[in-house]
RNA sequence: GCCGACGUAGCUUAGCCCGGUUGAGCGGCUGACUUGUAAUCAGCAGGUCGGGGGGCCAAAUCCCUCCGUCGGCU
Numbered sequence: 001g002c003c004g005a006c007g008u009a010g011c012u013u014a015g016c017c018c019g020g021u022u023g024a025g026c027g028g029c030u031g032a033c034u035u036g037u038a039a040u041c042a043g044c045a046g047g048u049c050g051g052g053g054g055g056c057c058a059a060a061u062c063c064c065u066c067c068g069u070c071g072g073c074u
Stems, first nucleotide, its partner, number of pairs: 001073007010026004020057001028044005050066005
């Protein structure tokens, strides 16, 4: 230099192909239970969907560009 995969909550990730309310598990907080803790149960909070731009009534999803991580080729 060229090619490919990936980037979504604190962590691991689903959703993207084929546009229409961003979800789960773990973790956190609160409460219940317990002599107390753990476990269990109930509830709550937490997301500029890597950045920017475009197109669309509408974008995590489509198009362009840039950045980062990983891999391959030279």
This is a predicted structure of a 74-nucleotide RNA (transfer RNA) from Thermoplasmatales archaeon SM1-50. The coordinates come from a structure-prediction model, not an experiment, and the mean pLDDT is 85. Its Rfam family is "tRNA". The source organism's lineage runs through Archaea, Methanobacteriati, Thermoplasmatota, Thermoplasmata and Thermoplasmatales.